[in-house]
RNA sequence: CGGCGUGCCUAAUACAUGCAAGUCGAACGCUUUUAUCUCACCGGGUGCUUGCACCCACCGAGAUAAAGGAGUGGCGGACGGGUGAGUAACACGUGGGUAACCUGCCCAUAAGUGGGGGAUAACAUUGCGGAAACGGAUGCUAAUACCGCAUAUCUCUAUUGGCCUCAUGGCCAAGUGAUGAAAGGCGGCUUCGGCUGUCGCUUAUGGAUGGACCCGCGGCGCAUUAGUUAGUUGGUGAGGUAACGGCUCACCAAGACGAUGAUGCGUAGCCGACCUGAGAGGGUGAUCGGCCACACUGGGACUGAGACACAGCCCACACUCCUACAGGAGGCAGCAUUAGGGAAUCUUCCGCAAUGGACUAAAGUCUGACUGAGCAACGCCGCGUGAGUGAAGAAUGUUUUCGGAACGUAAAACUCUGUUGUUAGAGAAGAACAAGGAUGAGAGUAACUGCUCGUCCCUUGACGGUAUCUAACCAGAAAGCCAUGGCUAACUACGUGCCAGCAGCCGCGGUAAUACGUAGAUGGCAAGCGUUGUCCGGAUUUAUUGGGCGUAAAGCGAGUGCAAGCGGUUCUUUAAGUCUGAUGUGAAAGCCCCUGGCUUAACCAGGGAGGGUCAUUGGAAACUGGAGGACUUGAGUGCAGAAGAGGAAAGUGGAAUUCCAUGUGUAGCGGUGAAAUGCGUAGAUAUAUGGAGGAACACCAGUGGCGAAGGCGACUUUCUGGUCUGUAACUGACGCUGAGACUCGAAAGCAUGGGGAGCAAACAAGAUUAGAUACCCUGGUAGUCCAUGCCGUAAACGAUGAGUGCUAAGUGUUGGAAGGUUUCCCCCCCUUCCAUGCUGCAGCUAAACGCAUUAAGCAUUCCCGCUUGGGGAGUACGCCGGCAGGGUUGAAAUUCAAAGGAAUGGACGGGGGCCGGCACAAGCGGUGGACCAUGUGGUUAAAUUGGAAGCAACGGGAAGACCCUUCCCAGGUCUUGACAUCCUUUAACCACUCUAGAGAUAGAGCUUUCCUUUGGGGGAUAAAGUGACAGGUGGUGCAUGGUGGUGUUCAGUUGGUGUCGUGAGAUGUUGGGUUAAGUCCGGCAAGGAGCGCAACCUUAUCUAUUAGUUGCCAGCAUUCAGUUGGGCACUCUAGUGAGACUGCCGGUGACAAACCGGAGGAAGGUGGGGAUGACGUCAAAUCAUCAUGCCCCUUAUGACUUGGGCUACACACGUGCUACAAUGGAAGGUACAAAGAGAUGCGAAACAGUGAUGUCUAGCUAAUCUCUUAAAGCCAUUUUCAGUUCGGAUUGUAGGUUGCAAUUCGCCUACAUGAAGCUGGAAUCGCUAGUAAUCGCGGAUCAGCACGCCGCGGUGAAUACGUUCCCGGGCCUUGUACACACCGCCCGUCACACCCCGAGAGUCUGUAACACCCAAAGUCGGUGAGGUAACCUUCGGGAACCAGCCGCCUAAGGUGGGAUGGAUAAUUGGGGUGAAG
Repeated sequence: CGGCGUGCCUAAUACAUGCAAGUCGAACGCUUUUAUCUCACCGGGUGCUUGCACCCACCGAGAUAAAGGAGUGGCGGACGGGUGAGUAACACGUGGGUAACCUGCCCAUAAGUGGGGGAUAACAUUGCGGAAACGGAUGCUAAUACCGCAUAUCUCUAUUGGCCUCAUGGCCAAGUGAUGAAAGGCGGCUUCGGCUGUCGCUUAUGGAUGGACCCGCGGCGCAUUAGUUAGUUGGUGAGGUAACGGCUCACCAAGACGAUGAUGCGUAGCCGACCUGAGAGGGUGAUCGGCCACACUGGGACUGAGACACAGCCCACACUCCUACAGGAGGCAGCAUUAGGGAAUCUUCCGCAAUGGACUAAAGUCUGACUGAGCAACGCCGCGUGAGUGAAGAAUGUUUUCGGAACGUAAAACUCUGUUGUUAGAGAAGAACAAGGAUGAGAGUAACUGCUCGUCCCUUGACGGUAUCUAACCAGAAAGCCAUGGCUAACUACGUGCCAGCAGCCGCGGUAAUACGUAGAUGGCAAGCGUUGUCCGGAUUUAUUGGGCGUAAAGCGAGUGCAAGCGGUUCUUUAAGUCUGAUGUGAAAGCCCCUGGCUUAACCAGGGAGGGUCAUUGGAAACUGGAGGACUUGAGUGCAGAAGAGGAAAGUGGAAUUCCAUGUGUAGCGGUGAAAUGCGUAGAUAUAUGGAGGAACACCAGUGGCGAAGGCGACUUUCUGGUCUGUAACUGACGCUGAGACUCGAAAGCAUGGGGAGCAAACAAGAUUAGAUACCCUGGUAGUCCAUGCCGUAAACGAUGAGUGCUAAGUGUUGGAAGGUUUCCCCCCCUUCCAUGCUGCAGCUAAACGCAUUAAGCAUUCCCGCUUGGGGAGUACGCCGGCAGGGUUGAAAUUCAAAGGAAUGGACGGGGGCCGGCACAAGCGGUGGACCAUGUGGUUAAAUUGGAAGCAACGGGAAGACCCUUCCCAGGUCUUGACAUCCUUUAACCACUCUAGAGAUAGAGCUUUCCUUUGGGGGAUAAAGUGACAGGUGGUGCAUGGUGGUGUUCAGUUGGUGUCGUGAGAUGUUGGGUUAAGUCCGGCAAGGAGCGCAACCUUAUCUAUUAGUUGCCAGCAUUCAGUUGGGCACUCUAGUGAGACUGCCGGUGACAAACCGGAGGAAGGUGGGGAUGACGUCAAAUCAUCAUGCCCCUUAUGACUUGGGCUACACACGUGCUACAAUGGAAGGUACAAAGAGAUGCGAAACAGUGAUGUCUAGCUAAUCUCUUAAAGCCAUUUUCAGUUCGGAUUGUAGGUUGCAAUUCGCCUACAUGAAGCUGGAAUCGCUAGUAAUCGCGGAUCAGCACGCCGCGGUGAAUACGUUCCCGGGCCUUGUACACACCGCCCGUCACACCCCGAGAGUCUGUAACACCCAAAGUCGGUGAGGUAACCUUCGGGAACCAGCCGCCUAAGGUGGGAUGGAUAAUUGGGGUGAAG
């Protein structure tokens, strides 16, 4: 763009305007106009023969033709068109019936069409009424209008005969009495008498068509609708109807419908068909077609063949319009159109050309039926928006790892085509007719006209100059929508930062979003695309096909049993079910198949097939059913036996508790984890005897017995139900299940009356506790017991309905029976029936756990009950039963995306078992109290930089903040920068001097290049300039790498292969021993491995060896001195080796692994110590060691500089030091280490100083020299228990030293001062042997600063019975509603907000009935004294009809009390949801 379809689903709301049903003059009269003709009258003119012809104008009558108007009359307005309100109904569908019916026009056949009469509309008049609509009166006229009469084979009616049917009954023939017409219209001929054609008309019969009534079957929901019905059900008679019928009426009877769902309420037009589905089904009822119903709402009849009538009538209500207020008009759910409603649905178009319809003899007229056009991407179908070549893989945009990639042959460019488009030209089919003219044939007639059938001519197109065709022109004018996390095809960047937003479900978004928004790219569909709504599917998720019920939702608590469903063997019969054949029907359209027509397709046409739980009829007889007969195995009876807490009633018994009486006896008893309340000197408890009363029945006793279940337990008696075994005498299917119904039914509870010992809700007191309305204790009332009557529920459970049959075994027990053995019995063995347990195969469990002859198996068997996501809720309302409590039945709104089952690996447990750990215990020494040091918090401050936070932050990062460090603060400065690279220019720069400044810095002066190359040039360094960039201890450790922490030096952790399991997973790795150890042994559906454990380093021994300087010195010399010669034996050093491995012995153990003891040995059972740290956990720590993504700053969050701060100080905590003293302090003498460090260094000796230290310098790059006197200890002296000769803080003065600098703010020395503190509350830490405790020494950092840290050696203990407990850990097992995993999960009230529902004094508003009142129009009936043309008449009247009046029925209306639905309401009850209450 074109073709073909479709288009108010809502307000059956209201409608302006136009149109949608008229037609016939060949039924009839009248009237208007025009044309022609004829006649009569008057006037004028012309020719003129003067009465003839012609012409003009006016007026009147008639005839013919044409057109128009209203009227009488006929036919049609009951069709066509619209809508779906009502209707749950014979309304519809399907199949039948009418012997109970009607049918205009049409067709066929037969007969007829004779002869009369009286009116009336139109019209005219009216000084009649009225606004109008519309009437009244008087006068005239026609007919195919109306009315009698004659004729009748029809109908009815006496009667008779024949034939037929399932019944009533029907058909035929004869026969007696009553009933119709238009002599009409139009033609032709005519001798005017008639004849004839055609269209009409009448009667009868039949057909066709259309309708009416009746019946079987079929198709909605609710039982929280269970009873309904009085013309109701039937009969007799009558009326009425086209016709049957309670359709109506009178009388009589009391029936009729209903669990196979009546009645009521709600909803709904039904069907062919349409959508979906494999089908069975489910949903729908637009267009097209069939039927029904309706026409503003309600009622009613008239006319007619047909209506109770969409564009007819009457009445009533509501509404709208006109009005002169008396009264009138109207009905779009016809076509267009308007308003309104709504998410939403079109033009106030053309035409009768075609098809169809009404009328007509016909031409024709009418036709919003219909045909066409218009509008709408609303649907289906078709076409196009270009095709080919084209890599420099152009450019923009996008992205990037900066190399590129993708968009992409895509574009540009070149070549081509012209579907569509534009312009111009040609141009259909749809048309067949009818009528007219000409002509031919046929029947008929005396003949013609006419009729019927042909041929030729003439003529008819709304769409429309449309479809189609041709020519020319130009790639020119023609692509969008959705999506891109998974489902689901398709991904990147930026923006945003739990915001904005997305979302069908899961879910996404909290600074790196493929999920939001945008862009690019990609995917899908395409003149469309996506969303929304509805229906079906998937959904076996209502399961007939085709599900389930042990634990997921689901077996009634149990039985008896009516209806109902199902039912053993055999024979005969029947033919309802069943199977099969035929016939009829199942409209057309549609679906399906085959052809054909539009260029194709959609679409349309032709033919075929198919479709029913349909009807009729013929046949078969296996199965089911019906009828009849027989049988015994199901079921029951009989006979002989058996067991039992089966039930009911009456009686009896002993033990125990309590109470009472009496005796003995004395101070407690009782109770508990421990106590107290309580009892007791008024004599308890205890004990003895006697008595009372009630309840329950020890042992036996047992997954033993009985019962339908609930349940039943001393003994005896009586009554009574069921079961089992044996036998095979009897009956002969008598059976199973079982909706409703009925009965039983624990405990608690209720009612009445008894009873009441013990126990014991409620209640009281005492304890416990934060509280304790509980657990514990002391009391104690209902109740528990009995009788009678209710209640009717339980985890009433085997969470498993009942019945029947079948399907491996094994082993117990109760009750019987047969056999064997035994002389008999007992015991034992075997077989069998019933019951009751366990183990276990097949099978089952769409899951598993499990069940498994006692099924949860098999039997496509039979019957019942129940279920359909969780909550709301077993609640509300309603009904039923109950004395009540409460029970049975039993929803919805609303809310969530789950709830649930079984099993798995974890984690957890105030679960269990086993094990080890300075975990506890046993010990030793501390911390917590004091002073000081140091770190942290807090506070303060301009800043007190920042991080670390239970263990696992806090003498930790920091192995050392006066400046620097340094990040912080204040002030002063710089801007390509303090630092790096690149480019250009220059040749210096540095250093030094002076001035200003707090300094950074600024100014002046002085001074002046280097390396390489033959050279050009290159390089280094420096300055200036330029922009790319530098820089950041700025943020994020929750974006990261790396690193270390932790658990934990705990013994664990994990693949592959195999096996088991549907799977998650398991096994291995568990179990028995053993070990420090998943270490090892042996067992085992596991066999074999990885990471961990161990093995490594160091130390202790060597009369082993090698090497002897700086080390050592036995012997030989020598010295103050291993000082030196000499030596390398020893010590020592540091290399290589040895040694220890449960190797040996004994015992235990399983003949193992291993353990215990012993020997030897320097060392003994991993000898001591160290390094080493599995899989994983803590979003644990660190962006401030370093590295790094992203973000942020860029004359500053960068850089430099001076000063300050990190050192503050009411306070709190952690870690340490020193102490509190006599195992000590002070002073004197004296002995013995190890391990380290040292050139900007260690620094001897000597000298000075009380001392810190200084001066001077020897030696030493270090087994050589120095630091370097080790201290505790030992010897002797003093002190004598005190705030001291303890303790040393604080403070003053004077010094030393490092450093540019010691004030904030270093260390040390001397003198003086001499604080707190007399062993530390609750609590808490470390340690198992060379350990704790105690003593000193060294080192790193470092100019200086150490009570800290890392090392070194000296002296050197105590204790461990043991694993109950505390803490944390490992393995196995168990429970779990936990899985961010117990710091979990989670319940209820209250407060707040929102939503939903119930109740509610009531209020408002519907619906359907009922009773009564009033009663329009109207049919029917009665009356009709008033009125009236046709007929009759004896002319008086009669018959008949009408107005009027009365009666029955009755719409609307009114009143009333009930039923039922909806809305709403103060208040109130419940439920749901929610942010961190």
The RNA shown here (small-subunit ribosomal RNA) has 1477 nucleotides and comes from an uncultured bacterium. The coordinates come from a structure-prediction model, not an experiment, and the mean pLDDT is 81.